[in-house]
Annotation:
This is a predicted structure of a 95-nucleotide RNA (SAM riboswitch aptamer (S box leader)).
RNA sequence: AGCUUAUCAAGAGUGACUGAGGGGCAGGCCCUUUGAAGUCCGGCAACCUGCAAAAGCAAGGUGCUAAUUCCUGCGGUAUAACCGAAAGAUGAGUG
Numbered sequence: 001a002g003c004u005u006a007u008c009a010a011g012a013g014u015g016a017c018u019g020a021g022g023g024g025c026a027g028g029c030c031c032u033u034u035g036a037a038g039u040c041c042g043g044c045a046a047c048c049u050g051c052a053a054a055a056g057c058a059a060g061g062u063g064c065u066a067a068u069u070c071c072u073g074c075g076g077u078a079u080a081a082c083c084g085a086a087a088g089a090u091g092a093g094u095g
Stems, first nucleotide, its partner, number of pairs: 002094007013041001015040003021031003025073004042065003047061003050057002069087001074084004
């Protein structure tokens, strides 16, 4: 790499550095020099570890910090919508 499994409607910055892109892919639609991505700091959360009899806590390992996973992408239905799948993301395990 791949496989298994859980979750994906909540939550999180008027900060510093820097300086043009970003939202997985395609099509849309958006965000962005009133500062993208990135780094640092801050924060959120509670999957694993830890602590606890438990409720829980938030020290460690990840993760996350515009928009439902931004919407659609396949199928179904009672079709301005809803439900399910696929794909993707993240954790844990496996390999």
The coordinates come from a structure-prediction model, not an experiment, and the mean pLDDT is 88.